[in-house]
C1' cells in the first nucleotide's frame, strides 16, 4: 500500500428554561360506595381534578412480514391421504430454512469465500445447430475380404480368334470394421505393444474411472492403504420423480371480564347424527341446533400488556455455538397513539487559509496546512403497539482487533 474477516458506536453531552407519557409520594379540593348511627355525624375504601416533587421513557435494524416459537382459541382427542418444509456429518437451541465445528466439491498466490451438497444401472423427460450417429447410438470419408466389369504389365499355352496363372489401376455389388479423418461443447475410457484380411479391451503393460472384498484412523460424513474384476453404462433432479426426515389450523383486529342499549321479521338445512364443527378429502370424534336475507340497538371501561426461553458481571466446562453456578438490576407500555421547542458551552471525521507556522522570493507575492494557529461546519438509514430467537433489506461517519499478500528497510 492492497486485500480478507470480526466487533464497538449509533451526534450528541452538559447547564438553563418552557412543555409531554407511565408510575410513586406529599398537599389541597370535589364527590362516590360500604359499615355504625333516629339524626347530626363518625369510620373506612377507591376515584376525578389541581399544585409540588422522585424514578423511568424507542432501534441496530423498531423496516420486510420471510422462518421458528411462547401465548390464546377451534377442542375432548386421534388416524390416513393430499399438501408443504428440509436434505453432507456431528453438535447447540424452546424451536428453526438459524448458529457452531468438521467433511466433500469449486474459486483464489493466500487470508478466506461460495454450495437448493441424498439418488442418474427404479422410471419418464430435456440437451439448439452440425453430424452417419448423442446413450446398450452409429457408417459420411476411409480401410479390408469375396464376386463381377473396363483398361493394362509379365509368364506360359495357342488352331493366332484367344485361353490360363499372377499382379496393378479404376468402377460397382454383398459383407466385415469403428483403430485413422471429419462434425460437434461433448462421440460409448487414454497411451504403448501384440494380434488381425483390415480392425476393436480382442489380449497384455501402465494410467484414469467404476464394482466387489479386506485392513487402519475417525462418533460420523469421509480419508488412507491392499487385493481383485476388462466392468467402461454422457450431462441434467434450482426437470417430473424416488428415498429419508419433519409438520393440525387460525391469529392480540387471538381471546376474556364488566357495564349499557335494543325490535324484531321472513326463510333454508336439520333434530340421535348425510344440518353444523374439527384448514382440503376420508374415517373417527363432538354436538341440537347451524346458517342466509331485511330491519333495529351498542361502539364505553378494564384485562390480555410487559418479571421474560430477561439483562449485566464473575467463575467453571466446551475448539466453538452454548451450557451451568453465584451475585446483581428492575431499564417505555401508549390507545389518534407520549419523549419535544428555545438559549449557551463543548463537539468526531472534514473544509478554507485573513492572523499564524513552514518553503521559495530583493520585494510584491506564490505555494502549502504534517504539528501548531485562525475561521467555517456539525452525520446516514430511520419511530415500539403481545413478546422473544433468527434471517433478509437500508444505511452516513468514526474507532478497534486478528489474519493474508506485496514493496522497502
Nucleotide at each position: 500500500c492492497g486485500g480478507g474477516u470480526c466487533g464497538a458506536u449509533g451526534a450528541g453531552a452538559c447547564g438553563g428554561u418552557c412543555g409531554c407519557g407511565u408510575u410513586g409520594g406529599u398537599u389541597g379540593u370535589c364527590g362516590c360506595g360500604g359499615c355504625c348511627g333516629c339524626a347530626a355525624g363518625g369510620u373506612u375504601g377507591g376515584g376525578g381534578c389541581a399544585a409540588c416533587u422522585g424514578c423511568c421513557g424507542a432501534g441496530g435494524a423498531a423496516c420486510g412480514u420471510c422462518c421458528g416459537g411462547g401465548c390464546u382459541c377451534c377442542a375432548c382427542a386421534g388416524a390416513g391421504c393430499a399438501g408443504g418444509g428440509c436434505g453432507g456429518u456431528g453438535g447447540g437451541u424452546a424451536a428453526c430454512a438459524c448458529c457452531c465445528a468438521c467433511c466433500c466439491g469449486g474459486a483464489g498466490c493466500a487470508a478466506u469465500c461460495c454450495g437448493c451438497g441424498a439418488g442418474a444401472a427404479a422410471g419418464u423427460g430435456c440437451a439448439a445447430c452440425a453430424g452417419a450417429g448423442a446413450g446398450u447410438a452409429g457408417a459420411c470419408c476411409g480401410c479390408c475380404u469375396u464376386c463381377g466389369g473396363u483398361c493394362u504389365g509379365c509368364g506360359c499355352c495357342u488352331u493366332c480368334g484367344g485361353g490360363c496363372g499372377u499382379g496393378g489401376u479404376u468402377c460397382g455389388a454383398c459383407g466385415g470394421u469403428a483403430a485413422g479423418g471429419g462434425u460437434g461443447a461433448a462421440a460409448c475410457g487414454g497411451u504403448g505393444g501384440g494380434g488381425u484380411a483390415a480392425g476393436a479391451g480382442c489380449c497384455c503393460a501402465c494410467c484414469a474411472g467404476g464394482g466387489g472384498c479386506c485392513c487402519g484412523a475417525g462418533u460420523g460424513a469421509u480419508c488412507g492403504g491392499g487385493c481383485u474384476c476388462g466392468c467402461u453404462a454422457u450431462g441434467u433432479a434450482a426437470a417430473c420423480c424416488u428415498c429419508g426426515u419433519c409438520c393440525g389450523g387460525a391469529g392480540c383486529a387471538a381471546g376474556g371480564u364488566c357495564a349499557g342499549a335494543c325490535a324484531g321479521g321472513a326463510a333454508a338445512c336439520g333434530c340421535u347424527a348425510a344440518a353444523g364443527g374439527c384448514u382440503g378429502c376420508u374415517c373417527g370424534c363432538c354436538c341440537a341446533g347451524u346458517u342466509u336475507c331485511c330491519g333495529g340497538g351498542u361502539a364505553g371501561a378494564c384485562c390480555g400488556c410487559u418479571a421474560g426461553a430477561g439483562g449485566u458481571g464473575u467463575g467453571c466446562g466446551g475448539c466453538a455455538a452454548c451450557g451451568u453456578a453465584c451475585a446483581u438490576c428492575g431499564u417505555a407500555g401508549a390507545u389518534a397513539g407520549a419523549u419535544g421547542g428555545c438559549c449557551g458551552u463543548c463537539g468526531a471525521u472534514g473544509g478554507u487559509g485573513u492572523c499564524c507556522g513552514c518553503g521559495c522570493g530583493a520585494g510584491a507575492g506564490c505555494g502549502u496546512g504534517a504539528a501548531u494557529c485562525a475561521c467555517c461546519g456539525g452525520a446516514a438509514c430511520a419511530g415500539a403497539a403481545c413478546c422473544c430467537g433468527g434471517c433478509g433489506u437500508a444505511c452516513g461517519g468514526u474507532c478497534g482487533g486478528c489474519c493474508c499478500g506485496u514493496u522497502u528497510g